[in-house]
RNA sequence: UCCGCAAUAGUUUAGUGGCUAGAAUUUCCGCCUGUCAGACACGCGGGAGACCGGAGUUCAAUUCUCCGUUGCGGAG
Numbered sequence: 001u002c003c004g005c006a007a008u009a010g011u012u013u014a015g016u017g018g019c020u021a022g023a024a025u026u027u028c029c030g031c032c033u034g035u036c037a038g039a040c041a042c043g044c045g046g047g048a049g050a051c052c053g054g055a056g057u058u059c060a061a062u063u064c065u066c067c068g069u070u071g072c073g074g075a076g
Stems, first nucleotide, its partner, number of pairs: 001075007010025004018059001026048006033041002052068005
């Protein structure tokens, strides 16, 4: 320098042209049980938190196209 792939809650990740963007974990709150009590732990319920940036196409883009950024792999 060129080619390919990827980028979604703090982390891991599902998904799709029209959804309230889903789950696990994390964190916060409450309850139960254990403990003399507090702290803490298992379990249960609830809340918070995300589409890498810009442009284009479209009635509508997180999704499609282009450019860029970062990471991974390959070629020289």

A computed fold for a 76-nucleotide RNA from Yarrowia sp. C11, annotated as transfer RNA. NCBI's taxonomy places the organism under Eukaryota, Dikarya, Ascomycota, Saccharomycotina, Yarrowia. It matches the Rfam family "tRNA". Rfam classes the family as a transfer RNA.